[in-house]
RNA sequence: GCUCAGGAUGAACGCUAGCGGCAGGCCUAAUACAUGCAAGUCGAACGGGUAGCAAUACUAGUGGCGCACGGGUGCGUAACGCGUAUGCAACCUACCUUUCACUGGGGAAUAACGUUGGGAAACCAAGGCUAAUACCGCAUAAAGCAGAGGUUUCGGCAUCGGAAUACUGUUAAAGAUUUAUCGGUGAGAGAUGGGCAAGCGUCUGAUUAGCUAGUUGGUGAGGUAAUGGCUCACCAAGGCGACGAUCAGUCGGGGUUCUGAGAGGAAGAUCCCCCACACUGGCACUGAGAUACGGGCCAGACUCCUACGGGAGGCAGCAGUAGGGAAUAUUGGGCAAUGGACGCAAGUCUGACCCAGCCAUGCCGCGUGCAGGACGAAGGCCCUCUGGGUUGUAAACUGCUUUUGCAGGGGAAGAAGAGCAGUGCUGCGGCAUUGUGUGACGGUACCCUGCGAAUAAGCCACGGCUAACUACGUGCCAGCAGCCGCGGUAAUACGUAGGUGGCAAGCGUUGUCCGGAUUUAUUGGGUUUAAAGGGUGCGUAGGCGGAUAUUUAAGUCAGAGGUGAAAGACGGCCGCUCAACGGUCGCAGUGCCUUUGAUACUGGAUAUCUUGAGUGCAGACGAGGUCUGUGGAAUGGAUGGUGUAGCGGUGAAAUGCUUAGAUACCAUCCAGAACACCAAUUGCGAAGGCAGCAGACUAGGGUGCAACUGACGCUGAGGCACGAAAGUGCGGGGAUCAAACAGGAUUAGAUACCCUGGUAGUCCGCACUGUAAACGAUGAUAACUAGCUGUUAGCGAUAGACUGUUAGCGGCACAGCGAAAGCGUUAAGUUAUCCACCUGGGGAGUACGCCGGCAACGGUGAAACUCAAAGGAAUUGACGGGGGUCCGCACAAGCGGUGGAGCAUGUGGUUUAAUUCGAUGAUACGCGAGGAACCUUACCCGGGCUAGAAUGCGAGGGAAGGUAUCAGAAAUGGUGCUGUCCGCAAGGACCCAAAGCAAGGUGCUGCAUGGCUGUCGUCAGCUCGUGCCGUGAGGUGUUGGGUUAAGUCCCGCAACGAGCGCAACCCCUAUGUUUAGUUGCCAGCACAUUAUGGUGGGGACUCUAAACAGACUGCCUGCGCAAGCAGAGAGGAAGGAGGGGACGACGUCAAGUCAUCAUGGCCCUUACGCCCGGGGCUACACACGUGCUACAAUGGCCACUACAAAGGGUUGCAACCGGGCAACCGGUAGCCAAUCUCAAAAAGGUGGUCACAGUUCGGAUUGAAGGCUGCAACUCGCCUUCAUGAAGCUGGAAUCGCUAGUAAUCGCGCAUCAGCAAUGGCGCGGUGAAUACGUUCCCGGACCUUGUACACACCGCCCGUCAAGCCAUGGAAGCUGGGGUGACCUGAAGUCGGCAGGUUCAGUGCCGAUAAGGGUAAAACCGGUGACUGGGGC
Repeated sequence: GCUCAGGAUGAACGCUAGCGGCAGGCCUAAUACAUGCAAGUCGAACGGGUAGCAAUACUAGUGGCGCACGGGUGCGUAACGCGUAUGCAACCUACCUUUCACUGGGGAAUAACGUUGGGAAACCAAGGCUAAUACCGCAUAAAGCAGAGGUUUCGGCAUCGGAAUACUGUUAAAGAUUUAUCGGUGAGAGAUGGGCAAGCGUCUGAUUAGCUAGUUGGUGAGGUAAUGGCUCACCAAGGCGACGAUCAGUCGGGGUUCUGAGAGGAAGAUCCCCCACACUGGCACUGAGAUACGGGCCAGACUCCUACGGGAGGCAGCAGUAGGGAAUAUUGGGCAAUGGACGCAAGUCUGACCCAGCCAUGCCGCGUGCAGGACGAAGGCCCUCUGGGUUGUAAACUGCUUUUGCAGGGGAAGAAGAGCAGUGCUGCGGCAUUGUGUGACGGUACCCUGCGAAUAAGCCACGGCUAACUACGUGCCAGCAGCCGCGGUAAUACGUAGGUGGCAAGCGUUGUCCGGAUUUAUUGGGUUUAAAGGGUGCGUAGGCGGAUAUUUAAGUCAGAGGUGAAAGACGGCCGCUCAACGGUCGCAGUGCCUUUGAUACUGGAUAUCUUGAGUGCAGACGAGGUCUGUGGAAUGGAUGGUGUAGCGGUGAAAUGCUUAGAUACCAUCCAGAACACCAAUUGCGAAGGCAGCAGACUAGGGUGCAACUGACGCUGAGGCACGAAAGUGCGGGGAUCAAACAGGAUUAGAUACCCUGGUAGUCCGCACUGUAAACGAUGAUAACUAGCUGUUAGCGAUAGACUGUUAGCGGCACAGCGAAAGCGUUAAGUUAUCCACCUGGGGAGUACGCCGGCAACGGUGAAACUCAAAGGAAUUGACGGGGGUCCGCACAAGCGGUGGAGCAUGUGGUUUAAUUCGAUGAUACGCGAGGAACCUUACCCGGGCUAGAAUGCGAGGGAAGGUAUCAGAAAUGGUGCUGUCCGCAAGGACCCAAAGCAAGGUGCUGCAUGGCUGUCGUCAGCUCGUGCCGUGAGGUGUUGGGUUAAGUCCCGCAACGAGCGCAACCCCUAUGUUUAGUUGCCAGCACAUUAUGGUGGGGACUCUAAACAGACUGCCUGCGCAAGCAGAGAGGAAGGAGGGGACGACGUCAAGUCAUCAUGGCCCUUACGCCCGGGGCUACACACGUGCUACAAUGGCCACUACAAAGGGUUGCAACCGGGCAACCGGUAGCCAAUCUCAAAAAGGUGGUCACAGUUCGGAUUGAAGGCUGCAACUCGCCUUCAUGAAGCUGGAAUCGCUAGUAAUCGCGCAUCAGCAAUGGCGCGGUGAAUACGUUCCCGGACCUUGUACACACCGCCCGUCAAGCCAUGGAAGCUGGGGUGACCUGAAGUCGGCAGGUUCAGUGCCGAUAAGGGUAAAACCGGUGACUGGGGC
C1' cells in the first nucleotide's frame, strides 16, 4: 500500500413471507403530455336579466377584495445567494390594532342591454340608451409635503437628526342599510411583511498571473420607496491581485442527517427557514406588494384546430399517460377537524389539509405454542459396521393455554363550536350559561363470548480473517472468490446431502457514505539507509525573537446583557396495553455582538541595559581568491654526432616504426601541459573546489583585550549570485592523454575488454549551459545532556606541570535515541524558531502546456491503464569462474583395463498376436532374476468354469482307493469292473459335496502408506536443557589458539552441562599360554607292509576349539603450557586405529519398490478371477552398458612332476573295475562325513617342439556323428568327437579400477538347479608388484569468513529486442462537434426621450436611445474522430 469485520441508506436485485402500529415512496428526462380537478368570493356597491302572485332565490356584466398566500421543482447561481451578528440619521408596508380629524357640493362617461355589420372559429367593429363605493373637477386643510430660507433648544458616528416657532404655496373623501352596524378620506404610532448596505464564514484547479474604460473616484443632473456609476455629462487616473484577482470546472444555501472517542469526514430525501425558477429568451403593465406557475405583449422551438384567411396551448399543483431507467404508488373519499380567500353573516371555494388505497422501502411490536415424555422409536446421515454415534425431548403420546385466526355480539374518543332558542351580566362592543345541532375515516380502533394447536419459517454461511464439519460426486474440468487463495482422484474452499452456526418475517447480494485509516497526522506522522533536505550562499516579503521599568488594553482571561426560530439531538415526566411514535418541561447549542473589569504572558508606545550581534586594538594561521612573473624534472619534436639491425608491444601475437639508418646514448635548441620529494589520519573555503616558487591586490575565520554601538538578531516563499565534469559560440594554443574513427588481435560473433595509431576535446581569454552518488545520501540557527584519546591554530609571564581554556579536524564510548544497522557535545539525544520536501509499486521525471537556452537540453510536471505488492534493516541457509584452513585413488606419480574384434549378458530402439512388468545421471543397464524348453508366467491365440483353483462350517451321500475304457489337444466329461474300516447301537475316522456364509485380482495409485533399500557418507557432523544476549527471526554453547582419522583431546571464553553420531564394547585374522586329544597329528618306543599313522601307543609338534594373556604413547630422547607430535629409539609376534568385517547421526533426493510382503482409496465380478493346450518373454537394420576370449614367444602345444584353502554330498557324493577316442554307460565298495567322496588344484618346475606367419596364435561360425537330463530339447538346453576355421596383429575422442598381501595373474568351491544357456553372483586360497614430488589445477566434502536482488535455494534469479493476442494513451495531414467573448449588419414587443397634429383626462403617428432574437466573416479556445506513427501495460 491492498483487503475485511461495524454503522447508515428516499435504495435496487435474488430467495422467502402470518399480523398490526408509525413513517416513507421518480435520486434518471427542468423530457412530452390525453382527461378531470387544484382560486375564487361579495346582490349588505351598481343597473339589468331569469323564475315566482308575492316574499324571495339565482344570475352574465360594471365595481370591490383576493389571485405576490398556499402547493411544486432545484434549471440557473461560487453570489451579500445562504448562514451569523449588525446598521439604515437612506426606505416602503394593503388587510389588522390604536389615537386624532373629516366625510360638503357638483360633473362627464361607459359595460351590460338593444340595432347593424364582419369572421369557419377565436372574437371584433360602428351607431344608440343607462347605474354605481367606477371616473373627473370644486370647497375645506388640523396634519403632511415643498421653500432663498430664518429663530430657539436638545442630541449624535461624518454627511447630520429630533422638537418648538412664524410666513407662503399645494394635496382628500363614498356610500350601503333591516338604524344594530359595515364602510370611505387625511395624519401619527404600533404590529406584520419586505427593500438596501457592509463585517465574518462559505468547493476544486496556478499546467488559469495578471484583470479592469462606467472601469475607480469626484462635481452636477436624472431615476427610485430608498442609498449608490443605478443612468448620463464633464473632470481626474484610478481600482482589484500571491492573504490568489481574472479565468475554467462543479454546485441551490442553512437548520440538520449519517459516521466518528473526539477533532473531523461525507451528505443536504422526507419536516422547517431563505433563495431561484415556472416550455426557452426578453419586456413591461396592474397593484400596498410581481417583473406575476394555473395574468398580458413580443420572439423562438414544439403540439393541436382551421373553411388556409387565421387561431389555441404550456402538470417543476393533485391524480394519471407515454418515454427514460435497476427503480419509486390511486385518473380514491371528505371539507368532520386544522389553516386560507371572500362575505355583516348564513355560507361558498380550497388535490392546502384530514383520511383511505398500493409497496416488507424503513423503524417498532406480536405470533407461528407451553409442560411432561427414552424404548433414546422409525427414517435420514456418518463410522472402526451382528454394533455404535448423530438428528434428539426432537417426534409419537399425555396434559395445558388461546395471543393471532374464524364466527357471533357490543362499540368509541377525535366535537370545540358557529348559528338558532332561552336565561343572567354588561363599560352595550360583547361575555357567561342551558338546550338544540355537526364525523370523510368507520360499524374502524377497542371490549365480550364460542371453537380449536388449530391458520403461520425462511434466508445466508460453515479454509483463515469469522461463530459453525463430515460423507458422496467432480478431477486445473465444472466452478468458487471481499483479500489471501481453493480445484490437476482421498477438496472441512466447487456441486449435493446430513449435521452445525448466525439472523429471523425476513435473510443475503450489489451500489453509495463515514469508520477502522495516526493511510494528509490541529488533536495526531515523517525526511542517514524504507517515499522524502533545495548543489551552495546573499537577501525581499513573511514568520519568530535578549534584559529592566512605565504606559496602553488589540490578542488573552473573567462577570453581565442580547442573540443563537421551531422541529431535531440529550435528560426528566406524561399519553397510545409496550415500543416505534407523540406531548410537555428543562438542558444544550462549544458561535457572534454589546458592555464592565483583570493585566501574568504576547502585541503597540516610551525610556534604559549589555550577555545576543557588530565595530576597534594586538599578535599569530592557512593548497582561500584574482593578476603578473619565474624554475627544474619529465614528455614530444628539431638539428648535429656515436652506432647497427632491429625496435615496440602482448597472456601469446600482429598492425606500427626501421638500412632513405630506427630503437639506444651524447650535445644544443623549441613547444605546451602538469608540479615528484615535503605530504599527513593535516590545512583553507558557503558549496563547487584549492598544491612548484616569488610579488601585487583582496577576502576570511579563530585567539586574547573588553575601548565603542546598544537587539542592530535568526530563518527565509519569490528574487539575485556562485556552481565539478562533459557540452556550445568566437578567438588563440596544441606537448601529453584521448571519445569518435582506422588498423591488428581475441572470439561462434566482438560495433568491447588488449595492442598500434588518431580527431574533437583536454590548456588560455571572453560569453553561454546550470546539471552530478553536487553525499555526511544527514537544511540553517540557538540552548542543554558523563567522559577518554589523537591532532591543528592560539591563550593562561616561562615550562616537560594542569581533569586549565577557546575554535577546528578525527577515533572510542555513558545516558538517551533508532525497525535495526548504527548515531552519540561535529547527535540521528532533549527542546525552540524558520524554510524545503514525502504520502504504495509500475506507467514517469514520461506526455501535453508554459518558462529558460544558440543548440544539446534544463525547470515545472500529470492522467488513462496495470499490479498485491514494491521497499528498508537484520537472521538462518544455499550459492560464488570470493578469501582462509583441511580432507578423500580427487588430481599428480604408477600398474592394469574399457572404448576397436568375436562371443556372452543386460538395456534402448524397432518389430510382433504377444515380444509381461518394474529399474533410467551419479544412486538404471551380468539390476529385481541365487537358473524363462512345459511349469515358472504376470504376456498373446484358442478351448473351457462361474461361490469359482485353496481353507473352514456344512444338509446329504459314499469306505478311501485301485483298474479298464470312450470323446477330446488337454482341461473336462462319460461308462464298466473292483474295493466295504472301527463300534452292540448312537455315532466316529476318511472321502465326495448341493445351497449359504466368509472368494479372487502380478488391475491403478510408491505423489495416500508401513516395512525394507540406494545415495550424500563411515563424511564429522546434528541437536537439547538451563543461563546469558537480541523487540524479533535468532545467537551463544558448536566460535577462537593448538591438535586429531574424528565436535578426538587440551587451553581460553557467558556459558555450564547433556543427547544422537566418532571412538570403544562384538566377529575374523596376526603371537603366546592353559585346557582338551577324535575322525586330526606322529618326535620318541614297538608291530605290520614293496610302500602308506595302517596298528599298539603317545600329547611333544602341526592342527582342531574354548578360555586367557598381549599394545596402553606404558618406557626413553627432543619439541610443546597442555593435548599431542617426532624418532629405521628400546622392548615386542604386532607400535601409535596392527589388517579386515559388522555397525550408517539429524536429515536430503515426493529417490526405489502397491510385482516379496502388508495396507488406505479406486476399479473388475459368466471376468481385469480360475483351469488347460500351443506360442511369446530367446525376435533383429541398429545404438549403449557390463563381461569373457584373444590378437601371441614372459607365448601355444605335448609328456612328466609339486604345493592349497574353503566348501558340498542319501531323490546324494561316488572310490575302484569293465566298455567307449570322448561326453558317458554298466557293475559295485565306502560315506549322513576332521573317518568315505567330489578332488585333477592351476599358474609353478623339468624336458621336447613351434620362430613371427593371420601362424601349431585365435577360436567365432557351420556340417556330421553322438552322450545326458527331462512327459517333451523344432521354436529354445548342455556336453563329447571329427571336420570347418571368421573377425582380430594391442584399439580415436574419451574414460574406469587400484596405495600392500593391494593391483595384476592362477586355479578351486558353493547357492539356485531334473538339466542348463554361469563368461554372472558369492566365497577360497596360490604367485605377487610399481608409485605417491606435492595440493596449483579437475571432482566431491568439512570448518571459519565475505557478498547476495537466490530460499523450488545458481539446473536459482533475471534484462532487452523480436513473434502472437488484448488494453489504455501521446503525436498527426485532415474531418467534425460545442460554448463564449469581441467586430459588423439587421432589429420585435416594451420603456424612456423628442417632435407633429390634436386635446377634458387619455390615446394616435413619426424619429432617436436601449434591446431579445436572427445573420456575416476571421481568429482563438475546449472536445470527438483520424490513414500512419511513438513509446507504455498485461
A computed fold for a 1434-nucleotide RNA from an uncultured Sphingobacteriales bacterium, annotated as small-subunit ribosomal RNA. The prediction has a mean pLDDT of 83. Its Rfam family is "Bacterial small subunit ribosomal RNA".